Model confidence (mean pLDDT): 83 of 100. A computed fold for a 107-nucleotide RNA from uncultured Pontibacter sp., annotated as SAM riboswitch aptamer (S box leader). Its Rfam family is "SAM riboswitch aptamer (S box leader)". About the family: The SAM riboswitch is found upstream of a number of genes which code for proteins involved in methionine or cysteine biosynthesis in Gram-positive bacteria. NCBI's taxonomy places the organism under Bacteria, Pseudomonadati, Cytophagia, Hymenobacteraceae, Pontibacter.
């Protein structure tokens, strides 16, 4: 960094530095000087990965060890299909894929 698998409408913030953007990307639509991104501490969510337990496939338990994550469903949509509304453009509901994210494995 590529690829392989699994998840992705739940769930979780308070101090400090510090001082303008920030929410991947585009479009909307939000956050934000009543202090944002970012980074520190200190808590919390989850339970992938190990740990126990028990075992057929796997299923419980904990939260000690690696991860992660604590605006908003991945904040919505983006392509395509299906149905229904319309003359249309273009809505609304649904189902796939795409792109991200995380984690675990491969090289």
């Nucleotide at each position: 960094u590529u690829c392989u698998u699994a998840u992705c409408c739940a769930g979780a913030a308070a101090g400090g530095u510090g001082g303008a953007g920030g929410g991947a990307c585009a479009g909307g639509c939000c956050c934000u000087a009543u202090g944002a991104u970012a980074c520190c501490u200190u808590g919390g969510c989850a339970a992938c990965c190990g740990a126990u337990c028990g075992u057929u496939u796997u299923g419980a338990u904990a939260a000690c060890g690696g991860u992660g994550c604590c605006a908003a469903u991945u904040c919505c949509u983006g392509c395509u299909c299906u149905g229904c509304a319309g003359c249309a453009a273009u809505g609304c509901a649904g189902g796939g894929a795409a792109a991200g994210a995380u984690a675990a494995g491969c090289a």